[in-house]
RNA sequence: GGAUGUAGCUUAGUCGGUAGAGCGCCAGAUUGUGGCUCUGGAGGUCGAGGGUUCGAUUCCCUCCAUU
Numbered sequence: 001g002g003a004u005g006u007a008g009c010u011u012a013g014u015c016g017g018u019a020g021a022g023c024g025c026c027a028g029a030u031u032g033u034g035g036c037u038c039u040g041g042a043g044g045u046c047g048a049g050g051g052u053u054c055g056a057u058u059c060c061c062u063c064c065a066u067u
Base pairs, nucleotide, nucleotide: 002067003066004065005064008023009022010021011020017054025041026040027039028038029037047063048062049061050060051059
């Protein structure tokens, strides 16, 4: 100097408009029980702090971590 940082894990979201998915977890259905399958649910200060803006995961600055 470049890249990356979003749920427990892997990650989508870059013309700025109150964040989704898969796996996992919990509950239910199914099953003699479990698994598989199906349905529903919980879970996120979007690495930290500032700035711009009516409004920032998104734009700007600094810092931190990994590479």